[in-house]
A computed fold for a 149-nucleotide RNA from Thermomonospora echinospora, annotated as c-di-AMP riboswitch aptamer (ydaO/yuaA leader). The organism belongs to Thermomonospora, within Bacteria. Rfam family: c-di-AMP riboswitch aptamer (ydaO/yuaA leader). Gene Ontology terms of the family: regulation of gene expression and cyclic-di-AMP binding.
RNA sequence: GGACGUCCGCCGCCGAGUCCGCAUGCCCGCUGACCGGGCUGCGGAGCCGGGGACCCACCUUUCCCGGGGUGAAUCGGCCGCUCGCGGCCGUAGGGCGACUUCCAAGCCCGAACCCGUCAGCUAACCCGGUAGGCGACAUGGAAGCAGAG
Numbered sequence: 001g002g003a004c005g006u007c008c009g010c011c012g013c014c015g016a017g018u019c020c021g022c023a024u025g026c027c028c029g030c031u032g033a034c035c036g037g038g039c040u041g042c043g044g045a046g047c048c049g050g051g052g053a054c055c056c057a058c059c060u061u062u063c064c065c066g067g068g069g070u071g072a073a074u075c076g077g078c079c080g081c082u083c084g085c086g087g088c089c090g091u092a093g094g095g096c097g098a099c100u101u102c103c104a105a106g107c108c109c110g111a112a113c114c115c116g117u118c119a120g121c122u123a124a125c126c127c128g129g130u131a132g133g134c135g136a137c138a139u140g141g142a143a144g145c146a147g148a149g
Stems, first nucleotide, its partner, number of pairs: 011135004018045006025039005046130006056120001066118001067115004075090006093109004099144006
């Protein structure tokens, strides 16, 4: 000096998943109080999702091979298979690129889960969620904005 790995802080990314207050219930900072932080519970704001009229849409629904929702995550071909599914190659669609937008090179994702025979749209109204997982100096051009000299 470089590469790889781990931990912490700041910063950043996917995603609705952020912020404020109360509680003393628990834990930590500390032997204790105040105080601060974390978890949990409750309430609120913001954001997100579902149900739900007239009108419109569907002319069907059941049996059958149900049907539906969140999400970018659908569909096709080939191969294997214990016929549940698995693998490879594509693909609808989606993300990154460190002020923003557009364009381009490049790199990725293209899952998973839920409802339970039931749901088109849908005002009023009703219900629910506010998680989880990653990254390490992060390409170029144009326009705009901002800052410094």